[in-house]
RNA sequence: AGAGUUUGAUCCUGGCUCAGAUUGAACGCUGGCGGCAUGCUUAACACAUGCAAGUCGAACGGUAACGCGAGGAGCUUGCUCCUUGGCGACGAGUGGCGGACGGGUGAGUAAUGCAUAGGAAUCUGCCUAGUAGUGGGGGACAACUUGGGGAAACCCAAGCUAAUACCGCAUACGCCCUACGGGGGAAAGCGGGGGAUCUUCGGACCUCGCGCUAUUAGAUGAGCCUAUGUUAGAUUAGCUUGUUGGUGGGGUAAUGGCCUACCAAGGCAACGAUCUAUAGCUGGUCUGAGAGGAUGAUCAGCCACACUGGGACUGAGACACGGCCCAGACUCCUACGGGAGGCAGCAGUGGGGAAUAUUGGACAAUGGGGGCAACCCUGAUCCAGCAAUGCCGCGUGUGUGAAGAAGGCCUGAGGGUUGUAAAGCACUUUCAAUCGUGAAGAAAUGUUCGUAGUUAAUAACUGCGGAUCUUGACGUUAACGAUACAAGAAGCACCGGCUAACUCCGUGCCAGCAGCCGCGGUAAUACGGAGGGUGCAAGCGUUAAUCGGAAUUACUGGGCGUAAAGCGUACGUAGGUGGUUUUGUAAGUUGGAUGUGAAAGCCCUGGGCUCAACCUGGGAAUUGCAUUCAAAACUGCAUCACUAGAGUAUGGUAGAGGGAAGUGGAAUUCCGAGUGUAGCGGUGAAAUGCGUAGAGAUUCGGAGGAACACCAAUGGCGAAGGCAACUUCCUGGACCAAAACUGACGCUGAGGUGCGAAAGCGUGGGUAGCAAACAGGAUUAGAUACCCUGGUAGUCCACGCCGUAAACGAUGUCUACUAGCCGUUGGAAGGAUUUACCUUUUAGUGGCGAAGCUAACGCGAUAAGUAGACCGCCUGGGGAGUACGGCCGCAAGGCUAAAACUCAAAGGAAUUGACGGGGGCCCGCACAAGCGGUGGAGCAUGUGGUUUAAUUCGAUGCAACGCGAAGAACCUUACCUGCCCUUGAAAUCAUAGGAACUUGGUAGAGAUACCUCGGUGCCUUCGGGAGCCUAUUGACAGGUGCUGCAUGGCUGUCGUCAGCUCGUGUCGUGAGAUGUUGGGUUAAGUCCCGUAACGAGCGCAACCCCUAUCCUUAGUUGCCAGCGAGUAAUGUCGGGGACUCUAGGGAGACUGCCGGUGACAAACCGGAGGAAGGUGGGGACGACGUCAAGUCAUCAUGGCCCUUACGAGUAGGGCUACACACGUGCUACAAUGGCGCAUACAGAGGGCAGCAAGCUAGCGAUAGUGAGCGAAUCCCAAAAAGUGCGUCGUAGUCCGGAUUGGAGUCUGCAACUCGACUCCAUGAAGUCGGAAUCGCUAGUAAUCGUGAAUCAGAAUGUCACGGUGAAUACGUUCCCGGGCCUUGUACACACCGCCCGUCACACCAUGGGAGUGGGCUGCAAAAGAAGUGGGUAGUUUAACCUUUCGAGGAGGACGCUCACCACUUUGUGGUUCAUGACUGGGGUGAAGUCGUAACAAGGUA
Repeated sequence: AGAGUUUGAUCCUGGCUCAGAUUGAACGCUGGCGGCAUGCUUAACACAUGCAAGUCGAACGGUAACGCGAGGAGCUUGCUCCUUGGCGACGAGUGGCGGACGGGUGAGUAAUGCAUAGGAAUCUGCCUAGUAGUGGGGGACAACUUGGGGAAACCCAAGCUAAUACCGCAUACGCCCUACGGGGGAAAGCGGGGGAUCUUCGGACCUCGCGCUAUUAGAUGAGCCUAUGUUAGAUUAGCUUGUUGGUGGGGUAAUGGCCUACCAAGGCAACGAUCUAUAGCUGGUCUGAGAGGAUGAUCAGCCACACUGGGACUGAGACACGGCCCAGACUCCUACGGGAGGCAGCAGUGGGGAAUAUUGGACAAUGGGGGCAACCCUGAUCCAGCAAUGCCGCGUGUGUGAAGAAGGCCUGAGGGUUGUAAAGCACUUUCAAUCGUGAAGAAAUGUUCGUAGUUAAUAACUGCGGAUCUUGACGUUAACGAUACAAGAAGCACCGGCUAACUCCGUGCCAGCAGCCGCGGUAAUACGGAGGGUGCAAGCGUUAAUCGGAAUUACUGGGCGUAAAGCGUACGUAGGUGGUUUUGUAAGUUGGAUGUGAAAGCCCUGGGCUCAACCUGGGAAUUGCAUUCAAAACUGCAUCACUAGAGUAUGGUAGAGGGAAGUGGAAUUCCGAGUGUAGCGGUGAAAUGCGUAGAGAUUCGGAGGAACACCAAUGGCGAAGGCAACUUCCUGGACCAAAACUGACGCUGAGGUGCGAAAGCGUGGGUAGCAAACAGGAUUAGAUACCCUGGUAGUCCACGCCGUAAACGAUGUCUACUAGCCGUUGGAAGGAUUUACCUUUUAGUGGCGAAGCUAACGCGAUAAGUAGACCGCCUGGGGAGUACGGCCGCAAGGCUAAAACUCAAAGGAAUUGACGGGGGCCCGCACAAGCGGUGGAGCAUGUGGUUUAAUUCGAUGCAACGCGAAGAACCUUACCUGCCCUUGAAAUCAUAGGAACUUGGUAGAGAUACCUCGGUGCCUUCGGGAGCCUAUUGACAGGUGCUGCAUGGCUGUCGUCAGCUCGUGUCGUGAGAUGUUGGGUUAAGUCCCGUAACGAGCGCAACCCCUAUCCUUAGUUGCCAGCGAGUAAUGUCGGGGACUCUAGGGAGACUGCCGGUGACAAACCGGAGGAAGGUGGGGACGACGUCAAGUCAUCAUGGCCCUUACGAGUAGGGCUACACACGUGCUACAAUGGCGCAUACAGAGGGCAGCAAGCUAGCGAUAGUGAGCGAAUCCCAAAAAGUGCGUCGUAGUCCGGAUUGGAGUCUGCAACUCGACUCCAUGAAGUCGGAAUCGCUAGUAAUCGUGAAUCAGAAUGUCACGGUGAAUACGUUCCCGGGCCUUGUACACACCGCCCGUCACACCAUGGGAGUGGGCUGCAAAAGAAGUGGGUAGUUUAACCUUUCGAGGAGGACGCUCACCACUUUGUGGUUCAUGACUGGGGUGAAGUCGUAACAAGGUA
């Protein structure tokens, strides 16, 4: 520091996700040791049990228990009992101090809190320092005793008694009150020691110590006040009556409406009051570069609370966790009358929960309370226990060791890997184990000695020093030593990308995984297992949570033309902000100083535990706040001025700016009249409609409403919406010129206010045209649409609402600055050639364009550039601009405006393709023009379907269907049925035996089985070897079984279409572009020119083959002109090379030549010559790629599957079936023909298990015989159409030949299923074929025959060959296919695309809903416990006062009463949560239904 994910790819926007750190964590798997930390985050839920606050006998009366002493009794002479406060001590009680600390928790609390900085009107026990005292009296009450009540808790009555308990009196430096005269108010003793003196022998007295009283000051602690800061919501906007202030009074320690009476009417709030929700605050902690964000466990400070609510008492301090009273809920005890309790102390229990420990030890240390002290208490604390909860450290060995062991895994079978890893050998012993040694935490206190203080004192006490006796929970401590054994100690997650790490097996969209993208449908590096690897390591992963990454809330540090985002527009309030200058001030600002910013923590630097974590010393920091001193540039404030901003006055100018009134012509419609006759109108075509009752057309006249042609414009005006005939009136703004006046008066603008298209609403008018709704006619599968005919609201006017638009420049307003060029509108100045010109300037309005900006597109002085001021708005898509609430509205509706849930995208710009019922150019038997067919018939053949035991399998739009199959009777054959074999029909290896082989017979459908005859081989170095056969065993064979979507190879297709790319350069952020586009031209990306491109490659063309002409060479089997010979005749023979031909080599054609056109090009047109002319004709040849195209059944092959069968053999059957449908063909339907007779002319092939002449037989297919020929020699072999002659005469025929009967031939082991051919007989459909559709552009179509492959036989098929031999092409509008350019796109699986809505079904969350049930709360009332305060006529009363001694007074207590008030109750509101029949829309869901709205001109933009 980034990465993944939207796309075919790209850039951007934008969300989601990941890598990091962290945690009081939990869960899963695993687990050796130690140190240091931490450990109910949930139910402030309920709690059994134990402990957590006591102590003081040196305050007191005392003596229940224990011990000692003393005395006594019993006796068992060492025990029991009794008595005795004498002593140590001490239960209960009085009294003092402490239970307000320490410990827990975070419910409440958004401010009575906390943090920071200040303040004044206060209190403060114990403590420190000072001052002054501590005199003298009195009356009670507990305990105790007695009596009584009660189950208990406990209570009542009477009596006795002490005090440091209580109450007066005296005194009063200081203290308090005061009217300044005065007045008021205290105390307590206890203990130690002691020389004199006194003594009632207790003591007095002195002294010391601890106390006590008053007071001053300090310290500490506490209370109060102020400022600033301190969560979210405005879908909470107004709140408040003790409320705000004053005066008097009360109250408090103290200020204060804190309380009360009266007076005034204030106080708070958009800088967010009130209300609601949530929350203890802070130092800090986590994260982060920081700024921030989140958090507030442990530790520390503050606050609040103590079962819930209320209340006070005591006290220095409480409205009190382990105190009291009352009310409530709950629990427990009960004799039913009444009582007891409060773990949010430490342990612990139940419950809740994903989840959090021992009912431990000790006061040894630190600290606290009490005490003179010893000491006691202390679940504070220190320790231990439990837990890998976290952090830190250590270990689980080290070295050597290649036969690279075995095993595992993989394999290309060779090997690789695990892996020096193990074993083996050598060594070490940390930790753990056992045994032993053994620090520090301990300082004190006490006793004693010395010394100093105090004192009258050497005593006592206190301080210091020495000696000495002790004090350790932890603790079997830490640490050290010894012993012995490598001995006891490694797991977890991951391995598709992000992200380090790969293979095999299993599974087969199943099981499963998944943080995101996504894996899994038979070869899964993604599931599960294994081997291996990677990462961390006593842990590792997962989950949850926080920050980070996230500049996705942007202060640092974002945006708003099109991605989300500028309010429709203006005016203007608050606010924000603001020109030049003087002086002052010092609020902001800057600097210095001081105080504070607790400690801990973080950071730096030392030290201590072996290191570290941890602990500890010091420093820095604590960015803050406050006070103070200083500076005066900038901002602010005040002030003197200024004129450049802004405005006013003056003179001009243009304009559909606004409002009102009036006027005008053209046109439509309607009405009247005339002329006139049959249609008009409308459409793609029609119909509805109008018209013989006279339309439409035309002429004249009239009515009425609405809108204003031409001018007219990228013109003008206006803030925007918007504004258009003309005239008049009223009126707003702008611009120009000059520079008189004011003197910053400015800009923006939350709320607010005005204006605001169309539609819509209300009232009243008006209504010609147009026209929602509606009606009819068409279209259509439907057509609630598009089209047509009508037509009402409305459109118009007046007044009033509405307040929204793609209200758009999708661009807020204002100001300044920053190249140019070209238009245009309004003004001004100057010049001129003064009649339309030029220059300058200003205000608008347009087009290009520099810099710059932008993701790009684009913007570019009218900015989207560079800056400033202010406002508005945005933060993923959907849900949703929706629900609820509120405000506005007559309504329609508008404004404001969420959430649950759901997705991993949604989106912008540009790119390449593909596509378009977009455009342009061009090509092709693509159409057109022609010729002949198919589709109808019969048959052949293939396919589908059906059938079947099987009808084997494959091919399926073009590009399957006379295709694989160049040939199924058996075989083929893969299928079916039956029989039969199992190392197998064929291969290799091993072992054993044997020649191999074979005759005959029997059974069987055969395979096969059995019997039987014959046979004993070849080579040899004599060991054996080669071949063959049989048997056995196992390795293996075998498979036309599956997967063509695992593959190779081969093939089809677009398409013989002209395309497809690369290198370098250039342009672009990039995908990409350029080149390859453009102008011409071509069959062609063929060539030329132009050109940020220049070149190149694969394609095109050419090179190759055949064919057309000529030359040359050669001349057999071919040829025969000339010469010779021969025959009935024939190159038959001699011979010849001339010709044909054969097969080798060459020539020839290149737009080369001429003319024209073209751009001086390429090229095209025409011509000449030539056998051939513009690629001469034909073939082979098929770019990058597309279709997961076809083929596992040609072959090869991965994987899977079968192995007495899915292999092998055999016989028979099937592939040949047959209601039907389709494709491809053959033959026809006839006279351009059929039939008969005669007769002519090819090419290319094939032939020995062959072709076969000839002869003979047969009507014939053929048969018999058989010359020749392995073929330029012989044969197949007859070419046919054609030609000549004859016949038939338009008919189901002398057409056509199917079908069927009979008889045969041939092939073959065998023609039944199921062959071909021949002859005789039979003689079906069919008279030229609907919609539709195919081929062909010249030696082509059409037509005619010939041959071959396969093959025993079996072509109408296929392939090849020649013969005869046409017609037509104007042309490119249309159909189909293709190429190039361009355009649009929401497509990229690419239009067979994408995609919308209703309905149906399932699930989910949510709104409404008669209501129902809770929580909180306002208002008005009722009620009134305990308590406090006030009052008091009743009852009562030790201290003090008075007293006549009876009593009275002061004061108090009880009771009663008033006020306040908790619980509680009633009524009525508000708010929130849950629930609710039914209902609304929304979301999601694999292939449901209906249509086809959008994306292309998406078929009506």